[in-house]
RNA sequence: CGAGUCGAACAGGCGGUUGCGGGCGCUCACGCGUCCGAGGAAAGUCCGGGCUGCACAGGGCAGGGUGCUGGGUAACGCCCAGUGGGGGCGACCCCAAGGAAAGUGCCACAGAAACAAACCGCCGCAUGGUCGGUAAGGGUGCAACGGUGGUGUAAGAGACCACCGGGGGCCGGGCGACCGGCCCGCCAGGCAAACCCCACCCGCAGCAAGACCCAAUAGGGGAGGCAUGACGCGGCCCGCCGACCUCCCGGGUGUGGUCGCUGGAGGCGCGCGGCAACGCGCGUCCUAGAUAGAUGACCGCCCACGACAGGACCCGGCUUACCGUUCGGCUCGCUUU
Numbered sequence: 001c002g003a004g005u006c007g008a009a010c011a012g013g014c015g016g017u018u019g020c021g022g023g024c025g026c027u028c029a030c031g032c033g034u035c036c037g038a039g040g041a042a043a044g045u046c047c048g049g050g051c052u053g054c055a056c057a058g059g060g061c062a063g064g065g066u067g068c069u070g071g072g073u074a075a076c077g078c079c080c081a082g083u084g085g086g087g088g089c090g091a092c093c094c095c096a097a098g099g100a101a102a103g104u105g106c107c108a109c110a111g112a113a114a115c116a117a118a119c120c121g122c123c124g125c126a127u128g129g130u131c132g133g134u135a136a137g138g139g140u141g142c143a144a145c146g147g148u149g150g151u152g153u154a155a156g157a158g159a160c161c162a163c164c165g166g167g168g169g170c171c172g173g174g175c176g177a178c179c180g181g182c183c184c185g186c187c188a189g190g191c192a193a194a195c196c197c198c199a200c201c202c203g204c205a206g207c208a209a210g211a212c213c214c215a216a217u218a219g220g221g222g223a224g225g226c227a228u229g230a231c232g233c234g235g236c237c238c239g240c241c242g243a244c245c246u247c248c249c250g251g252g253u254g255u256g257g258u259c260g261c262u263g264g265a266g267g268c269g270c271g272c273g274g275c276a277a278c279g280c281g282c283g284u285c286c287u288a289g290a291u292a293g294a295u296g297a298c299c300g301c302c303c304a305c306g307a308c309a310g311g312a313c314c315c316g317g318c319u320u321a322c323c324g325u326u327c328g329g330c331u332c333g334c335u336u337u
Base pairs, nucleotide, nucleotide: 001333002332003331004330005329006328007327008326009325010324012302013301014300015299016298017297018296020037021036022035023034024033025032026031039308043319044318046317047316048315049314050313051206052205053204054203058238059237060236061235063202064201065200066199067198068082069081070080071079072078083097084095085094086093087092098197099196103195104194105191106190107189119138120137121134122133123132124131146164147163148162149161150160151159165186167184168183169182170181171180172179173178210259211258212257213256214254220249221248222247223246224245225244232240266285267284268283269282270281271280272279273278
């Protein structure tokens, strides 16, 4: 200097004139002053919760979720660290990563054969037929009685040997997943993102949840269920509770108001612990709360010339979209010293 990889920050700024929403203060009122006013994804509604309501909130079946190990967290399907496997020269990146010896099932076509066999070939034998041996060579296929090399053989073959691979036993290291060493000739495969088995987890519904106030009206009519137990917020069963429940006809009611609604598992700074995620302590700050649904317009300057894009109860994540700028770590290559 170039290429790559990982991480972090920003997301237009300043000033003036007007126009909006909220808080606070002042004013009899009109109104005035001052402060604050969208995002890193506010998106998707995919997970997890806080919160609200129902519920003996208990037991179980069915159903659903996660799936290597150890940590973090309020919790998670998230994050961190590691193990095993795959990709890359590398920094790094990716994995739907428990079990095929509990059972069931699938592997089309091709091929001799896909839970078991011999089409071609080789040998027995100079040749042919038949028969026997063989699975090293060829062929089919995604995949063919572990692979490469050798010994041996009539020709071969884990038949035997070396190394590798799988399985098992013992010993050592590690919290653990797992790793290492020694021994045993070997006990065909793949698929569980097939059904299934195993381990762990899971009440339901949702701010249009829910609470209060005002206004209005017909405490009307009828039919059923029910102490032999109604109703009891996913389905079913058991248990528990103990009096209302369901349907039809008819009447009244405001696009009403207040709360929930923003002070939080909160932000920022410093210190300590930890490889890290994160935790603890001290200090400091209050940063939108609309509901007919708030950020607009004009001018001037700077500039990286601005993409994707607008809260509706609130947080922790994941995923998707995206114009650019700045900073840093590491890897590879070239050149110079």